[in-house]
RNA sequence: CCCUUAGAGUUUGAUCCUGGCUCAGAACGAACGCUGGCGGCGUGCUUAACACAUGCAAGUCGAACGAGAAAGCCCUUCGGGGUGAGUACAGUGGCGCACGGGUGAGUAAUACAUAGGAACGUACCUAUAGGUGGGGAAUAACCACGGGAAACUGUGGCUAAUACCGCAUGACGUCGAAAGACCAAAGGAGGCCUCUGCUUGCAUGCUUUCGCCAAUAGAUCGGCCUAUGUCCCAUUAGCUUGUUGGUAGGGUAACGGCCUACCAAGGCAGUGAUGGGUAGCUGGUCUGAGAGGAUGAUCAGCCACACUGGAACUGAGACACGGUCCAGACUCCUACGGGAGGCAGCAGUGGGGAAUAUUGCACAAUGGGCGCAAGCCUGAUGCAGCAACGCCGCGUGAGUGAAGAAGGCUCUUGGGUCGUAAAGCUCUUUCGGCUGGGAAGAAGGGCUCCGCGGUAAAUAAUCGUGGAGUCUGACGGUACCAGAAGAAGAAGCACCGGCUAACUCCGUGCCAGCAGCCGCGGUAAUACGGAGGGUGCAAGCGUUGUUCGGAAUUACUGGGCGUAAAGCGCGCGUAGGCGGGUAAGUAAGUCGAUUGUGAAAGCCCGGGGCUUAACCUGGGAAUUGCAGUCGAAACUGCGGAUCUUGAGUGCCGGAGAGGAUGGCGGAAUUCCCGGUGUAGCAGUGAAAUGCGUAGAUAUCGGGAGGAACACCUGAGGCGAAGGCGGCCAUCUGGCGAUGCAUUGACGCUGAGGCGCGAAAGCGUGGGUAGCAAACAGGAUUAGAUACCCUGGUAGUCCACGCUGUAAACGAUGAGCACUCGGUGUUGCGGGUGUCGACCCCUGCAGUGCCUUAGGAAACCCGUUAAGUGCUCCGCCUGGGGAGUACGGUCGCAAGGCUGAAACUCAAAGGAAUUGACGGGGGCCCGCACAAGCGGUGGAGCAUGUGGUUUAAUUCGAUGCAACGCGCAGAACCUUACCUGGGCUUUAACUGCGAGGACACCUGCGGAAACAGGAUUUUCCCUUCGGAGACAGUGGGAUAGGUGCUGCAUGGCUGUCGUCAGCUCGUGUCGUAAGAUGUUGGGUUAAGUCCCGCAACGAGCGCAACCCUUAUCCUUAGUUGCCACCAUUAAGUUGGGCACUCUGAGGAGACUGCCGGUGUCAAACCGGAGGAAGGCGGGGAUGACGUCAAGUCCUCAUGGCCCUUACGUCCAGGGCUACACACGUACUACAAUGGCAAAGACAAAGGGUAGCGAAACUGUGAAGUGGAGCCAAUCCCAAAAACAUUGUCUCAGUCCGGAUUGAAGUCUGCAACUCGACUUCAUGAAGCUGGAAUCGCUAGUAAUCGCAGAUCAGCACGCUGCGGUGAAUACGUUCCCGGGCCUUGUACACACCGCCCGUCACACCACGAAAGUGGUCAUACCCAGAAGCAGGCGAGCUGACCGCAAGGAGGCAGCCUACCAAGGGUGUGGCCGUGAUUGGGGUGAAGUCGUAACAAGGUAACCAAGGG
Repeated sequence: CCCUUAGAGUUUGAUCCUGGCUCAGAACGAACGCUGGCGGCGUGCUUAACACAUGCAAGUCGAACGAGAAAGCCCUUCGGGGUGAGUACAGUGGCGCACGGGUGAGUAAUACAUAGGAACGUACCUAUAGGUGGGGAAUAACCACGGGAAACUGUGGCUAAUACCGCAUGACGUCGAAAGACCAAAGGAGGCCUCUGCUUGCAUGCUUUCGCCAAUAGAUCGGCCUAUGUCCCAUUAGCUUGUUGGUAGGGUAACGGCCUACCAAGGCAGUGAUGGGUAGCUGGUCUGAGAGGAUGAUCAGCCACACUGGAACUGAGACACGGUCCAGACUCCUACGGGAGGCAGCAGUGGGGAAUAUUGCACAAUGGGCGCAAGCCUGAUGCAGCAACGCCGCGUGAGUGAAGAAGGCUCUUGGGUCGUAAAGCUCUUUCGGCUGGGAAGAAGGGCUCCGCGGUAAAUAAUCGUGGAGUCUGACGGUACCAGAAGAAGAAGCACCGGCUAACUCCGUGCCAGCAGCCGCGGUAAUACGGAGGGUGCAAGCGUUGUUCGGAAUUACUGGGCGUAAAGCGCGCGUAGGCGGGUAAGUAAGUCGAUUGUGAAAGCCCGGGGCUUAACCUGGGAAUUGCAGUCGAAACUGCGGAUCUUGAGUGCCGGAGAGGAUGGCGGAAUUCCCGGUGUAGCAGUGAAAUGCGUAGAUAUCGGGAGGAACACCUGAGGCGAAGGCGGCCAUCUGGCGAUGCAUUGACGCUGAGGCGCGAAAGCGUGGGUAGCAAACAGGAUUAGAUACCCUGGUAGUCCACGCUGUAAACGAUGAGCACUCGGUGUUGCGGGUGUCGACCCCUGCAGUGCCUUAGGAAACCCGUUAAGUGCUCCGCCUGGGGAGUACGGUCGCAAGGCUGAAACUCAAAGGAAUUGACGGGGGCCCGCACAAGCGGUGGAGCAUGUGGUUUAAUUCGAUGCAACGCGCAGAACCUUACCUGGGCUUUAACUGCGAGGACACCUGCGGAAACAGGAUUUUCCCUUCGGAGACAGUGGGAUAGGUGCUGCAUGGCUGUCGUCAGCUCGUGUCGUAAGAUGUUGGGUUAAGUCCCGCAACGAGCGCAACCCUUAUCCUUAGUUGCCACCAUUAAGUUGGGCACUCUGAGGAGACUGCCGGUGUCAAACCGGAGGAAGGCGGGGAUGACGUCAAGUCCUCAUGGCCCUUACGUCCAGGGCUACACACGUACUACAAUGGCAAAGACAAAGGGUAGCGAAACUGUGAAGUGGAGCCAAUCCCAAAAACAUUGUCUCAGUCCGGAUUGAAGUCUGCAACUCGACUUCAUGAAGCUGGAAUCGCUAGUAAUCGCAGAUCAGCACGCUGCGGUGAAUACGUUCCCGGGCCUUGUACACACCGCCCGUCACACCACGAAAGUGGUCAUACCCAGAAGCAGGCGAGCUGACCGCAAGGAGGCAGCCUACCAAGGGUGUGGCCGUGAUUGGGGUGAAGUCGUAACAAGGUAACCAAGGG
């Protein structure tokens, strides 16, 4: 300087927290799908370091050397010559080939990065001072002759050099203490005659230049060493013998165990050695706020490799990608004898793979090699080609344009939307296509000419330099520019339930499908598929994969551990970490300044260049690092000095179930012996097994033995924890207090390590009274391997040894310090006081409770912290799999410790909240029980239902809350069902057209509907045109549906329940869900009222207001009534309206009054008065809600379905069936009765298509009749039980009336299926009803009749009415239901909940396993190619020595040491596979039980044994 930190979805009914999963972002050498106009700049085998056809990728130098063509052209005497040309090819020689280019296999350190170091080398280059004298012997090419298919090669002969070898000289070189010894070279090219020599032009001369030799120094490059950093696994803990060091020697360019001999026994490792796995390292790149995390393509630095393994040679440099040798695998050639090869260079091929390009052009530029140079070579490089692979830029048009066109989609049918979008009109022309022009990249260098300068004797030559001319472009006629034409050639992809921007229709119907997470789809899907519309990005868009982020989800920055995952069971203590006060010293850490380095590129800043950008480029900053030097001294460290407060020690007295050992004691159980005594005892919910007449239990006495120690005993004490309890003794540990003395930081924590460690268990030996796993028996039970009972063995006890775990818990590691208080208790001290114990004040140490601040998700913690800080250790990172497997280790065993993964789920979990529930608790209520009365369940019949049957037995209702329910009334109709016969714009509705009737009557067919025919006057209004109504008819819109869905709905209804509840506003509390209010104390029928209270108020419910009934008053008296006056058979009539009654309005009852209780309250109890008393009785009235309760067949209605039928009409049938089961009624079973006779008393209703009187007929049902009545008038209408008298006398009856026969009556078109009633006859079951169960608390139950609705007829049902008229309630333990409070909860679809395990089936991954296969490592043995070294070297031998012989030296060859491949034997690790087997996981509706959650029905859990 730059940069600047974002969250969301998902566990729940809801909440907060914990915690995982998922998403939104960025990136990529990517791939895939759909689509695709242009340009620039980049990038492009991530897989098989798999195999490679073909071409090219390293040559160059004639100015080092010898030799040296041909074609062509020209000339020719035709022999040939010249030119080509000293050119090409090849060779000797020099330099290069160790660079450049590729790849990442190996490598976890012989690598890399950073900073240093000393014992080294360095061709070409630079500098310095020197040298370059004089000889020699060969050899390739070439020639000749051979071998071989080839590759290649042999023998003989010739020849040159800057090739090779001596000699000379030689120091500032090397060796050496010195003396001294030793070591070199090469020439080539140009020019010239100044010098020299020959003598006019030549070199052996001079000069210029390129070389050569030796040396020194530099530069560059390289070799070596050191420190630090550099992945995972400890289920890898010990590794190492050249190993560590020394001495001597060898070797190397150089130090060094680098190598050898000898000596010593070291070296490394918990700060992770050794082993295993993985990996080239870095600058950087991606991401991120950063710290970090991931990564190491392209570019750059380093390393390693070049078919695999080994080896050296040459060289300045290699143990060498396009060199050599050997071995191996593979491929190719072959004449079978033998040979050749190495694309991880550039292209390219096959293969692998999801996947990655042209067998291109050029050396024009940059760079490299060689060369004096020209130049040659250069798949380095520069360019082009292919690919949307990435980044960047541009375009696909702009303006106007409402008739809001057509068309699509939608629609509530009005419209809305695509949409100014299109068309139309007016413009523009980027890009692309066409035509024309047309750069920069080029500067050098060569040559020619002209100058200047250096060297030189020189005007030659050469070198340097300046000018002019000329030649050099792969890309490429490219960039760029201009022109003409014309909107012309150029838009897709994904998404639209939430997260997440964007919505409707159709199709589908838990199917097809979607899905990143939550999740969508089972007939109204914004979630599937299509369409219209919309949203987002755009030549791209999506998907997949990977990395970082979000994730503070490994937390250094920056997390946690009471209950969510997480404190080791407890202590001692090693290493380590941390550590009190003071004053000096030092300078390792620390801090400051400065120096070196931190390559370039990249990132960042601000400039410049391509039209812009990407891209390129000059500068700066940065590079947080490392190292050197100088300084500072607060803090830490270090060595030393000193101090006492931390820590310890001594003395004094103290409390205690602290530990170990030995002894002693009493009570109780059991057993044994004896006495007394007799039939039971024991046990349980109830029993049984068991014990007992062989004498138990009971009781008394005596004895034996083992175990445990009542009371004291206490949220009391002690101990590190586990744990410790009669009394006494001995030994012994720890603790706190007071004061004094003393040491002088001696401390804290504590990985590994060591020790202690309940119960159960194991081993050996004892012991055994009681108890008691296992086991046996008895019960219980569907079963009962349990709970209960009777027995009973291990064990429990002791000694010694092992085990080492517990819900070993305060679920809370240890230590130190700090931070308000109150109140108990244990021990001790001080003060006051006392004889003393108490009491009071105060201090310390322990142990409890409550609480402030603070903390915490909350619960809660709170000086004994879970507060505030510091130090150290242990532990956690979603649930399950699993504390399992494998491995290791400990154990006698049981088992312990350590401790995964695959796979699977989107949760698992903590705390708290509201409900619901509990075989939890408390309080309260209800005909809930109890107390009573009467029933049902048994019989017959009626009725409804189930079932069965049927052509159909239409449909619905199904625990309470369906079943005399819809149905207040199925012979036809109803009717929805069945059979058969008909109709198709329809039986009925609304429009349209034409004509005017239709009905009625008659008659034909028919079961009818209907069909055909005959007959024939429509009605109303009128402005006379017509309009309307009605009926039939025609056609097209439509109708119609008791068809489906009550789980799409409205409305209505049932139920909890006439239960007392359900909520809201404001306030307050809580992070929140929520709480408070509404809880509490009383009281009530009541959330009724009172009091209290962080609540104060309010609403819907309760109550009241309404109706009825009970009393009275007023008013009104007809059809009602009759006291009085008359009258009658009769309130019949006159009269009257007092009474009854009717119906309208009032009064009355409010705990108002009194006493008591109560909190001075609310209220309750009792009383008075009153017709009525504490809600007077009854009714209507049903809060928020629950049951997807009921109803689509009352009605209404969405959607779906049918349309000559699922519509509609008609006849007949069915809904009335009948082995059976259930519900609800009726009638009975009789004497509280039946029958008969005669006789009383209601209320409330209904009546004109009606009620129907009297009278007459009939045994009767009924008929005839028709008075009266539209009703307080008349009628239905007789009330019945009842009371009186008589009879029956306990029987299947004079009970009971079913059933059946016969005959009738009434209604109706019609009583066969299938009506009611009557008479006569018949006379069934039934003698009070098992288990079980229902109603009712007063004018009630019980009993008795009356009326009404429906209705032609049909009532034992239903609704209402009155008559007669009881019994009982101690009380709330229990059953059922409900209300409030509280408690537990793993439930929230809410206990009809949730949920566990075996078994059976399917699938998946894993473990074990006789074995079996592969791979890696390692030990030993065999083996020993090439090669280097050493040895031998009889064969061969040019330079040197020697007169010669010969020698020196060298070579071939052989041997030895080392060693690669290979072979054998074994060991170990890892990976695969494996019959079978083991558990685990997952899977809409399987089996068995019911273990857990409530006291879960035996509290649960932890450890162990059995099933």
Molecule: small-subunit ribosomal RNA
Organism: uncultured prokaryote